A computed fold for a 68-nucleotide RNA from an Elusimicrobiota bacterium, annotated as Fluoride riboswitch aptamer (crcB RNA motif). Taxonomically the source falls in Elusimicrobiota (Bacteria, Pseudomonadati). The prediction has a mean pLDDT of 75.
[in-house]
RNA sequence: UCGAAAAAAGGCGAUGGAGUUCGCCUAAACCGCCCCGGAAGCCCGGGGAUGAUGACUCCUGCCGACGC
Repeated sequence: UCGAAAAAAGGCGAUGGAGUUCGCCUAAACCGCCCCGGAAGCCCGGGGAUGAUGACUCCUGCCGACGC
């Protein structure tokens, strides 16, 4: 210096923060879904549904209803 393995970490899971936990990645993991049209799975255009969670809890923000 190069390569391999292991450990401790680290990163990621369609919109923010924290705790716990699950899964995934080692330069990848991840970067959402449904319907219609265009030659179209990927691309483009139009329309639509859910959600600040991967899951649970709390906080913050947003939306709706009721009461003061």